[in-house]
Small-subunit ribosomal RNA, central domain from an uncultured Bacillota bacterium, 350 nucleotides, folded computationally.
Context: one part of a larger RNA
RNA sequence: UUGGGCGUAAAGGGAGCGUAGGUGGACCUUUAAGUCAGAUGUGAAAUACCCAGGGCUCAACCCGGGUGCUGCAUUUGAUACUGGAGGUCUAGAGUGCAGGAGAGGAGAGUAGAAUUCCUAGUGUAGCGGUGAAAUGCGUAGAGAUUAGGAAGAACAUCAGUGGCGAAGGCGACUCUCUGGACUGUAACUGACACUGAGGCUCGAAAGCGUGGGGAGCAAACAGGAUUAGAUACCCUGGUAGUCCACGCCGUAAACGGUGAAUACUAGGUGUAGGUGCUAUAAACGCAUCUGUGCCGUCGCUAACGCAUUAAGUAUUCCGCCUGGGGAGUACGGUCGCAAGAUUAAAACUC
Numbered sequence: 001u002u003g004g005g006c007g008u009a010a011a012g013g014g015a016g017c018g019u020a021g022g023u024g025g026a027c028c029u030u031u032a033a034g035u036c037a038g039a040u041g042u043g044a045a046a047u048a049c050c051c052a053g054g055g056c057u058c059a060a061c062c063c064g065g066g067u068g069c070u071g072c073a074u075u076u077g078a079u080a081c082u083g084g085a086g087g088u089c090u091a092g093a094g095u096g097c098a099g100g101a102g103a104g105g106a107g108a109g110u111a112g113a114a115u116u117c118c119u120a121g122u123g124u125a126g127c128g129g130u131g132a133a134a135u136g137c138g139u140a141g142a143g144a145u146u147a148g149g150a151a152g153a154a155c156a157u158c159a160g161u162g163g164c165g166a167a168g169g170c171g172a173c174u175c176u177c178u179g180g181a182c183u184g185u186a187a188c189u190g191a192c193a194c195u196g197a198g199g200c201u202c203g204a205a206a207g208c209g210u211g212g213g214g215a216g217c218a219a220a221c222a223g224g225a226u227u228a229g230a231u232a233c234c235c236u237g238g239u240a241g242u243c244c245a246c247g248c249c250g251u252a253a254a255c256g257g258u259g260a261a262u263a264c265u266a267g268g269u270g271u272a273g274g275u276g277c278u279a280u281a282a283a284c285g286c287a288u289c290u291g292u293g294c295c296g297u298c299g300c301u302a303a304c305g306c307a308u309u310a311a312g313u314a315u316u317c318c319g320c321c322u323g324g325g326g327a328g329u330a331c332g333g334u335c336g337c338a339a340g341a342u343u344a345a346a347a348c349u350c
Stems, first nucleotide, its partner, number of pairs: 004321003007304002012318001014202004021195003025089007033082002035078008050066002053063003092192001093189003096185004104178007115151008126137002163170002207248006216242002221237004259317006267295011299306002323350003332343004
């Protein structure tokens, strides 16, 4: 580069915003860059393909002729499509107005249950733990129970293939600040759109830095068991850490293992948030929009399965794959305090 692909075979970037770029709604006018047609010039010769012919007895070979050289330039036209310019529109997109829903985010404050610890009372010999035990705690009075106090962390029930968020993720209550989505309306703008290499921002857990905090849990570690051994599983303890503030790290089976957007393509049945219609005391019913599940036709698929939330039918843009191992490694670069992350080979081998 060409062709084929990316749910599970290799392959969707962790997610968003957005620059360049690529692509882009309806109608009218214009232009004629792309596009199409004609003409002229050029496209050397040789060679090549093809056509017919001539010369060596044929052929290879040689000779001249025709066709061609798919291109480029100039010029004359065409105007459907793409592009440029101008004008108009409202179906895309956005704004306004009216609503209801939500663990969406940030900050401040508050509550109750439980756990552990401390103090005091009652009270006596055990408690705890296991498959069974032991280490451990306890006559210096434990465990149990009652009262009081302290601390930190997490928020039972509600709770739901329920909700919200771009993803990571978000769950007690109240207040303050704040983002988004949805429905209805159709007042406004008038293509303002889609995607998005670089870039920027966010990004679980663990880990790192500084300062706090430390109830429970618990890597490391110690002891007791088990065992042939037991650097484990089980038990008793227990430090980082887990929590907070600020700053790093930038990775995960960051998964729906399924990039984003738009349009179209049988149905059935739940559920969440709205709206309308009929009827009404209300529910119900019917219609409709948005989200989220299950089943299923066509179609697709190697099969499994997917199936209006597509893995169907199409278009646009980005990312990625090209036998296994070596290897997501080495070297170099960039980033990081470090841990490391990212970019990313080859020899060799099967």